[in-house]
C1' cells in the first nucleotide's frame, strides 16, 4: 500500500410552545428525501447530564463517523421606525355639527293708502259707586187648606124672656180673618257674587292695542351671508398607554451547505 473479516459510530436534523432540566408525544415553522416492528402519552408518558425501554435489518473506518474557521434557511428575545386599530388627555390658531348673541350685504315681508321716532288721548289694569244679570232671604199679590167650641159678620131651624108687640144669646151653613202649605209667571225690599259689550268718578300706565297731530324713509330678522361666545357630538391634531403587521439594527439558538483536521481491531499478500 492492497484484499478479506469485524468493531465504535451512523441509519435525519433544527426553532418555538412545555419542563428545574432532558427526551418522547402533540401543534406551527425551516431544512430537504432520510430503515422496520412492539410498548406509553395531555391538566400526559419516560428519564436525570451517556437524561425512553426492547427486538430486528442495512451501512461502517470514510463522499458516509467525530470536531471545526466560514456561510447561513428559520425561530426566540430586545431596541427602533413606519402603518393600522384601541384607549386616554387637551377646545386645540383646523374643519364640521349643535345652541346663543349680534350685524344687515343678499332674498323675503312690511312701509308715501305714511315706516321709525316724538307729543297727546283712550282701551287693556286697580278702587269706589251705579245699572244689569244671577243666586238666596223676607214681604206683598196669587192658589189650596182652613178654627167642632175657646175669631168676626150674617145667623135658617131650634132655645130663652115677654100676655102681646118685640127683644136676647147663638149652633150648622154662608162670607171673611188669623194661621198654615204651595207655586214663583208678577211687584217691592234686603244680602251676596272668580258675573258684565252698562254707566259715573278717581288712580295708574314699563309693556301691548286703537284714535288724533308733528316729522318724512325706513322698519323687520324668517332664510342665506358675516362676526363673536359656548359646547365637544364627528373628522383632524396633540398627550398617555397598549395590541397587531412590516422594515431595519443588536443578541441568542441554529437546519442544510462547505473548509481544514481527527478516528480503530484481527488475518493474508
Nucleotide at each position: 500500500u492492497c484484499g478479506c473479516g469485524c468493531u465504535a459510530g451512523g441509519u435525519g436534523g433544527g426553532a418555538a410552545c412545555g419542563u428545574a432540566g432532558c427526551g418522547g408525544c402533540g401543534u406551527u415553522c425551516c431544512u430537504g428525501a432520510a430503515c422496520u416492528c412492539g410498548c406509553a402519552a395531555a391538566u400526559c408518558c419516560g428519564c436525570u447530564u451517556u437524561a425512553g425501554c426492547g427486538a430486528g435489518g442495512c451501512u461502517g473506518a470514510a463522499u458516509u463517523c467525530c470536531c471545526u474557521a466560514c456561510c447561513g434557511a428559520g425561530g426566540g428575545c430586545g431596541g427602533u421606525a413606519u402603518g393600522c386599530c384601541c384607549u386616554u388627555u387637551a377646545g386645540c390658531u383646523g374643519g364640521u355639527g349643535c345652541g346663543g348673541a349680534g350685524u344687515a350685504a343678499g332674498u323675503g315681508g312690511u312701509g308715501u293708502u305714511g315706516a321709525c321716532g316724538g307729543c297727546u288721548u283712550g282701551g287693556u289694569c286697580c278702587u269706589a259707586c251705579u245699572c244689569a244679570a244671577c243666586a238666596g232671604g223676607c214681604g206683598g199679590g196669587c192658589g189650596g187648606c182652613g178654627a167642632a167650641c175657646c175669631c168676626g159678620g150674617u145667623c135658617a131651624g131650634g132655645u130663652c124672656c115677654g100676655g102681646a108687640a118685640g127683644g136676647a144669646a147663638g149652633c150648622a151653613g154662608c162670607c171673611g180673618u188669623a194661621g198654615u202649605c204651595g207655586a214663583u209667571u208678577c211687584c217691592g225690599u234686603c244680602u251676596g257674587u272668580g258675573u258684565g259689550c252698562u254707566g259715573u268718578a278717581g288712580g295708574g300706565u314699563u309693556g301691548c292695542c286703537g284714535g288724533g297731530c308733528c316729522c318724512g324713509a325706513g322698519c323687520u330678522a324668517a332664510c342665506u351671508g358675516c362676526u363673536c361666545c359656548g359646547u365637544g357630538g364627528c373628522c383632524g391634531u396633540u398627550c398617555u398607554g397598549g395590541a397587531c403587521a412590516u422594515g431595519c439594527c443588536g443578541u441568542u439558538c441554529g437546519a442544510a451547505g462547505a473548509u481544514g483536521g481527527g478516528u480503530g481491531c484481527g488475518c493474508g499478500a

Source information:
A computed fold for a 269-nucleotide RNA from Candidatus Hydrogenedens sp., annotated as Bacterial large signal recognition particle RNA. Rfam family: Bacterial large signal recognition particle RNA. By type it is a non-coding RNA gene. Taxonomically the source falls in Candidatus Hydrogenedens (Bacteria, Candidatus Hydrogenedentota, Candidatus Hydrogenedentia, Candidatus Hydrogenedentaceae). The gene name in the source record is ffs.